The RNA shown here (transfer RNA) has 73 nucleotides and comes from a Candidatus Kaiserbacteria bacterium. The organism belongs to Candidatus Kaiseribacteriota, within Bacteria. Its Rfam family is "tRNA". It is annotated as a transfer RNA. Its mean pLDDT, the model's own confidence on a scale to 100, is 80. It was read from a public genome assembly.

RNA sequence: GCCAUCGUAGCUCAGUCGGUAGAGCGCAUCCAUGGUAAGGAUGAGGUCCCCGGUUCAAUCCCGGGCGAUGGCU
Numbered sequence: 001g002c003c004a005u006c007g008u009a010g011c012u013c014a015g016u017c018g019g020u021a022g023a024g025c026g027c028a029u030c031c032a033u034g035g036u037a038a039g040g041a042u043g044a045g046g047u048c049c050c051c052g053g054u055u056c057a058a059u060c061c062c063g064g065g066c067g068a069u070g071g072c073u
Base pairs, nucleotide, nucleotide: 001072002071003070004069005068006067007066010025011024012023013022019056027043028042029041030040031039049065050064051063052062053061
């Protein structure tokens, strides 16, 4: 330098062939226990990497960046 895949909650990851974004773990509060752990309930937490384009509407489609991983040279 070229190619491919990926970028979504604190972490690991889903997601919708375009229509107000979710799970598990973690965190907070409460229940429960003589007290812990386990368990149960509720809740907080997201400019869906950035900039443009298409569209009534973009996390999703298109273009360009940035970054990560792998491959080639």